[in-house]
Notes:
A computed fold for a 477-nucleotide part of an RNA from an uncultured delta proteobacterium, annotated as small-subunit ribosomal RNA, 3' major domain.

Context: one part of a larger RNA
């Protein structure tokens, strides 16, 4: 100087408390451990691994296993030889296919006519190749403490020195934020602000959007209009600016006015010096090592989907604040050309047919759902719950057996609110309800986003956890 203490002081955080809803019990989905297996590819491991890499394993992906092939190789550059095409389309044979043979059609460019370029096949070796090892050799990227308020430097001063001071102290703040004081005076990286979205108003613009006034229609449908809404560009607005009080006359705090908004208005992006030899050699790059008729590469099939069990994360429930039926309303944000696909018709339905319109404020996906109204069920393993299983189908796709999703009929399991323990959340939040998107042929209870309805509680900081500052002890570094 740090680190640590079941030392002390001050302070903060959904840290506790006060509340609301869960997890832990059930069934299923998914990840992991274990076991099994020819293989169940690999990585991730307290918080910070476990719906994680994977924004989507039937083939492919694919790295794993079994079997069948190739050896200058699936891919790149160079050298030699042969051919002039290669390629595309096509017939047949063997084969699981890779591959090997075969048939037909089509068929290079430039040229000084010497050749050159390009391509294919064969050969030779230099080499290619490796998702092989080492993340404890590395770059880059990322997680975490933590959006915590800290981390440092120059000069000066003090100390033999390591170092100290500044950065401590008195107040204050979300903040090393600001003020005052002080052997310090300044400065840098962080904080804040500058950026984006949202909340109010104004100006401009007015179609594909909107409709107050006037006509018109089944319908903003049409004429008309751009007030309003909305869209999207530019501005205004909030600064403790004003008033009162407290305070050291300071910084600031408390209350008030005005205001759409008040003291960081709400949200996002933004992550200091560093810590964990944290994670990643399987994104990529890369040193070293290993491999070279194989640890490379091509193909078929299988596996990654196994199942006594254990754990994590979710979904659905256990019902009456509910289930079912009928008819009725109100969103936002997205996506669409190998696409979205309307009306109509067929089917109980998944869906089929159809093809209008639309590169979309114009057309489509598209029905929002919870909700309000009416009816029914009357507390039961039920008109709750939907697992499982049988049958019949639909769609995607060469192909749904291992191993897809969905529909209909039948079947109708566990489950009556969950032990010890444990998690999230302070407001348009929790809870609850649907909607869209990425990936994607198909496949979502996951992920990312969007809106609808919309609470309860916070006395307080003694205690648990984590953190910041000062101080103290130490046989630790």
């Nucleotide at each position: 100087u740090g680190a640590c203490g079941g030392g002390g002081g001050c302070c903060c955080g959904c840290a506790c408390a006060a509340g609301c809803g869960g997890u832990g019990g059930a069934g299923u989905a998914u990840g992991u451990g274990g076991u099994u297996u020819a293989a169940u590819u690999c990585g991730a491991a307290g918080c910070a691994a476990c719906g994680c890499g994977a924004a989507g394993a039937a083939c492919c992906u694919u790295a794993c296993c079994u079997g069948g092939g190739c050896u200058u190789g699936a891919c790149a550059u160079c050298c030699c030889g042969a051919c002039u095409a290669c390629g595309g389309a096509u017939u047949c044979u063997a084969g699981a296919g890779a591959u090997a043979g075969u048939u037909u059609c089509u068929u290079c460019u430039c040229u000084u006519c010497g050749g050159a370029g390009g391509g294919u096949c064969g050969g030779u070796g230099a080499c290619a190749g490796g998702u092989g090892c080492u993340g404890c050799a590395u770059g880059g990227c990322u997680g975490u403490c933590g959006u915590c308020a800290g981390c440092u430097c120059g000069u000066g001063u003090c100390g033999u020195g390591a170092g100290a001071u500044g950065u401590u102290g008195g107040g204050u703040u979300a903040a090393g934020u600001c003020c005052c004081g002080c052997a310090a005076c300044g400065a840098g990286c962080g904080c804040a602000a500058c950026c984006c979205c949202u909340g109010u108003c104004c100006u401009u613009a007015u179609u594909u959007g909107c409709c107050a006034u006037c006509a018109u229609u089944c319908a903003g449908u049409u004429g008309g209009g751009c007030a309003c809404u909305a869209u999207a560009a530019g501005g205004a607005g909030a600064c403790u600016g004003c008033c009162g009080g407290u305070g050291a006359u300071a910084a600031a705090c408390c209350g008030g006015a005005g205001g759409a908004a008040g003291g960081u208005g709400g949200g996002g992006a933004u992550g200091a010096c560093g810590u964990c030899a944290a994670g990643u050699c399987c994104u990529c790059a890369u040193g070293g090592c290993c491999u070279u008729u194989a640890u490379g590469u091509c193909c078929a099939g299988g596996g990654c989907u196994a199942c006594a069990c254990a754990c994590g994360u979710a979904c659905u429930a256990c019902a009456a604040u509910g289930g079912c039926a009928a008819a009725g309303a109100c969103a936002a944000a997205g996506c669409g050309g190998a696409g979205c696909g309307a009306a109509g018709c067929c089917g109980c339905g998944a869906g089929g047919u159809g093809g209008a319109g639309c590169a979309a404020a114009u057309c489509g996906c598209a029905a929002a759902a919870a909700c309000a109204u009416u009816g029914u069920c009357u507390c039961a393993g039920u008109u709750c719950a939907g697992a499982u299983u049988g049958g019949a189908g639909u769609c995607u796709g060469c192909a749904a057996u291992u191993c897809g999703a969905c529909u209909c009929c039948a079947u109708g399991a566990a489950g009556u609110u969950g032990g010890a323990a444990u998690c999230g959340c302070u407001a348009g939040u929790a809870a609850u309800c649907g909607u869209g998107g990425a990936u994607c042929a198909g496949c979502a209870u996951g992920c990312c986003a969007c809106g609808g309805u919309g609470a309860a509680u916070a006395c307080g900081u003694u205690c648990c956890c984590g953190g910041g500052c000062c101080u103290u002890g130490u046989a630790c570094a």
Rfam family: Bacterial small subunit ribosomal RNA.